A computed fold for a 71-nucleotide RNA from Candelaria pacifica, annotated as transfer RNA.
It matches the Rfam family "tRNA". The family's RNA type in Rfam is transfer RNA.
RNA sequence: UUCUUACUAGCUCAAUGGUAGAGCAGUAUAUUCCUAAUAUCUCGAUUCAAGUUCAAAUCUUGAGUAAGAAU
Numbered sequence: 001u002u003c004u005u006a007c008u009a010g011c012u013c014a015a016u017g018g019u020a021g022a023g024c025a026g027u028a029u030a031u032u033c034c035u036a037a038u039a040u041c042u043c044g045a046u047u048c049a050a051g052u053u054c055a056a057a058u059c060u061u062g063a064g065u066a067a068g069a070a071u
Stems, first nucleotide, its partner, number of pairs: 001070007010024004018054001026042001028040003047063005
């Protein structure tokens, strides 16, 4: 310098262009003499910008970060 891949909740992962979900973790309540366990509820996220589209996590382009490959 060129190319490839990945980026979604605190963590690990889903999601055919059409309501962004699960497990664990956290809050609250119930249960218990008290804890733990359990049950229910709740909180919380699409790396950034632009474009295409009626509609974008998803498609296109650029940027950022990380990893890898070639020279």
RNAcentral holds the sequence, with entries from ENA.